[in-house]
Molecule: c-di-GMP-I-GGC riboswitch aptamer
Organism: Paenisporosarcina sp. TG20
RNA sequence: UUUGAAAAAGGCAAAAAUGUCGAAAGACGUUGACGCAAAACCACGGGUCUACGGUUUCACAAACUAUGACGGCUGGGUUGCUAAGA
Numbered sequence: 001u002u003u004g005a006a007a008a009a010g011g012c013a014a015a016a017a018u019g020u021c022g023a024a025a026g027a028c029g030u031u032g033a034c035g036c037a038a039a040a041c042c043a044c045g046g047g048u049c050u051a052c053g054g055u056u057u058c059a060c061a062a063a064c065u066a067u068g069a070c071g072g073c074u075g076g077g078u079u080g081c082u083a084a085g086a
Stems, first nucleotide, its partner, number of pairs: 001085004011036002016031006034072001040078003044075003047070003053065004
């Protein structure tokens, strides 16, 4: 420096169960292990989810709305382990 076909020393941990927090989406802990070579970090682009509050209403319902959330949806940026090649 290139690649991620095979492998895995070390690492992460889906669903589900359970506890806590939250209006919710969801987050975190424990158990668990579907998977992951960036399933490490950054909400910058796209996308998705939620709607406490706000707008509309006489009111309700409903709709809309991110400033909330998702990086294990994806593009991009940053950093790094290991193996093989140059």